[in-house]
Context: one part of a larger RNA
RNA sequence: UGACGGGGGCCCGCACAAGCGGUGGAGCGUGUGGUUUAAUUCGAAGCUAAGCGAAGAACCUCACCAGGUCUUGACAUAUAGGUAGUAGGGAAGCGAAAGCGGACCGACCUUAGUUUACUAGGGAGCCUAUACAGGUGGUGCAUGGUCGUCGUCAGCUCGUGCCGUGAGGUGUUGGGUUAAGUCCCGCAACGAGCGCAACCCUUGUUUUUAGUUGCCAGCAUUAAGGUGGGCACUCUAAAGAGACUGCCGUCGAAGAGACGGAGGAAGGAGGGGACGACGUCAGAUCAUCAUGCCCCUUAUGAUCUGGGCUACACACGCGCUACAAUGGGUUAGGCAGAAGGCGAAACUGCAAAGUGGAGGAAAUCCUAAAACUAACCCCCAGUUCAGAUUGUAGGCUGAAACCCGCCUACAUGAAGUGGGAAUCGCUAGUAAUCGCAGAUCAGAACGCUGCGGUGAAUACGUUCCCGGGCCUUGUACA
Numbered sequence: 001u002g003a004c005g006g007g008g009g010c011c012c013g014c015a016c017a018a019g020c021g022g023u024g025g026a027g028c029g030u031g032u033g034g035u036u037u038a039a040u041u042c043g044a045a046g047c048u049a050a051g052c053g054a055a056g057a058a059c060c061u062c063a064c065c066a067g068g069u070c071u072u073g074a075c076a077u078a079u080a081g082g083u084a085g086u087a088g089g090g091a092a093g094c095g096a097a098a099g100c101g102g103a104c105c106g107a108c109c110u111u112a113g114u115u116u117a118c119u120a121g122g123g124a125g126c127c128u129a130u131a132c133a134g135g136u137g138g139u140g141c142a143u144g145g146u147c148g149u150c151g152u153c154a155g156c157u158c159g160u161g162c163c164g165u166g167a168g169g170u171g172u173u174g175g176g177u178u179a180a181g182u183c184c185c186g187c188a189a190c191g192a193g194c195g196c197a198a199c200c201c202u203u204g205u206u207u208u209u210a211g212u213u214g215c216c217a218g219c220a221u222u223a224a225g226g227u228g229g230g231c232a233c234u235c236u237a238a239a240g241a242g243a244c245u246g247c248c249g250u251c252g253a254a255g256a257g258a259c260g261g262a263g264g265a266a267g268g269a270g271g272g273g274a275c276g277a278c279g280u281c282a283g284a285u286c287a288u289c290a291u292g293c294c295c296c297u298u299a300u301g302a303u304c305u306g307g308g309c310u311a312c313a314c315a316c317g318c319g320c321u322a323c324a325a326u327g328g329g330u331u332a333g334g335c336a337g338a339a340g341g342c343g344a345a346a347c348u349g350c351a352a353a354g355u356g357g358a359g360g361a362a363a364u365c366c367u368a369a370a371a372c373u374a375a376c377c378c379c380c381a382g383u384u385c386a387g388a389u390u391g392u393a394g395g396c397u398g399a400a401a402c403c404c405g406c407c408u409a410c411a412u413g414a415a416g417u418g419g420g421a422a423u424c425g426c427u428a429g430u431a432a433u434c435g436c437a438g439a440u441c442a443g444a445a446c447g448c449u450g451c452g453g454u455g456a457a458u459a460c461g462u463u464c465c466c467g468g469g470c471c472u473u474g475u476a477c478a
Stems, first nucleotide, its partner, number of pairs: 001478002003475003007472007015462002019426005026321008034312002042053002064307007073132001077131007088105002093100002108123006134296002137294003143290002145285003148281001150279001155194006161170003174185003200273004205241007214231003219228003244267001247261005323419001327378007340366002342359001346355003385416001390411007432454007
């Protein structure tokens, strides 16, 4: 000087407390460990691994296994030599395919001779040889790049000066204040940099401009903003305005600021996002990519068929669905946002779906929200709860659903009656709850990323648990 303390002081955070809802029990989905296996490819490992890499394993993917094949190679460049029925296409045959095989068909560009045709040379191509290719082989403890984490925590430093023999200190400590090393005051310090904040995006109010695909106040018309008409209103999207403790009062040191009030759509950082200092963890990644070194080179490369990554006594994580009456069922009514490119009406089918093809390169079409509301049934039961499992019959995608997809109908109807110790999230349009969309994608979400609908409870307080910041103290630690 740091680090640490079951030392002290001050302060903060869904850290505790106060609340609401869960997890831990059940079934299923998914990931991991373990076990098994020919193989169950590899990585990730407390917080910071475990619906993670994977925004989607039937083949492919694919790295794993079994078996069949290839060897200048599936892909690149270069040199030398060779090659005219050459390149390319490719029948029979062997085969699971790859591959082997090769009947037959059969070119192109260019130079010279040159009418065409043909001849000679070169190119492209092919073959051979040699350099080399190739490696999801090893090392993340050789690395770049990228990312996680402490942590959006308020810190981390420098120049000059001053103090100290020196390591180093001072500044950065102190008194207030703040979300903040934020600002004010003081001070052997005076300044400065990286961080904080602001500048950026979005949302909340409003003005102007603009009026189709959007909108409809008054007028006409209609089944319908469908049409005439209009651009007020909504909305769309560009430019502005607006919030600054600016105003008033109290407190405070005539300060920084705090508290209350007015006005205002919004008030003291209005809400949300992007943005992550010096550094820590030899943190993660050689399997995104790049790359040093090491290793393989008729194989650790390449290719194909089939299998595996989907196994199952068990253990753990994260979710979904429930255990019901604030509910379940039937019928009717009814209101979004965002995003994508899709597919309406009608008909057939109990349904999945099929036929169909209007409209739409989309503010025009696709386009139904669900919870909710009303009526009726159920009457507390393993039930008209719950839906696992299994059987049968179908639908869709795709060469192909046996291993191993999704969906539908009928039948079947398991565990489960609110979950031990323990443990997680959340402070407001949040939690809880309800549905909708998108990426990936032929098909395959209970995951992920977004979107809106309905919409709470509680916070006395900082003694305690956890993490962090500043000052101080002790230390046999560095």